[in-house]
RNA sequence: GGUAUUGUAACUCAACGGUAGAGUGCCCGACUGUCUCUCGGGUGGUUGCGAGUUCGAUCCUCGUCAAUACCGCCA
Repeated sequence: GGUAUUGUAACUCAACGGUAGAGUGCCCGACUGUCUCUCGGGUGGUUGCGAGUUCGAUCCUCGUCAAUACCGCCA
């Protein structure tokens, strides 16, 4: 340098082009003599970034950045 895959909440991951969600975490409460467990409620998002297509984009197209894998070049 080329190709491919991936990028969504603090973490791990969903979401057929049609309201962005779950589990874990964190906070509060109930329960308990205390802690744990359990239960209830809450908190948390520039869907990597920029543009395009579309009535509408996490999803399609282009560019770009990062990570990983393979290939190539130089040494």
The prediction has a mean pLDDT of 81. Predicted 3D model of a 75-nucleotide RNA (transfer RNA) from a Saprospiraceae bacterium. The sequence was found in a public genome assembly. Its Rfam family is "tRNA". Rfam classes the family as a transfer RNA.